[in-house]
RNA sequence: CGGGGCGUAGCGCAGUCCGGUAGCGCACUUGAAUGGGGUUCAAGUGGUCGGCGGUUCAAAUCCGCCCGCCCCGACCA
Numbered sequence: 001c002g003g004g005g006c007g008u009a010g011c012g013c014a015g016u017c018c019g020g021u022a023g024c025g026c027a028c029u030u031g032a033a034u035g036g037g038g039u040u041c042a043a044g045u046g047g048u049c050g051g052c053g054g055u056u057c058a059a060a061u062c063c064g065c066c067c068g069c070c071c072c073g074a075c076c077a
Stems, first nucleotide, its partner, number of pairs: 001073007010026004020057001028044006050066005
């Protein structure tokens, strides 16, 4: 330098193809059961969807540019 993949809640991921209220598991908070812990049950909190811009009534999703990480190749040695 070229090609490809990934970026979504504290962690691990789905949703993107085909635009229409942002979800799952774990974790966390509160309550109940227990003498307490563990565990189970009930309720709940938490997101600029990597950044900027564009299209659209409406963008995590489509388009452009950029950033970061990973893989492959080229180049140098």
Molecule: transfer RNA
Organism: Chloroflexota bacterium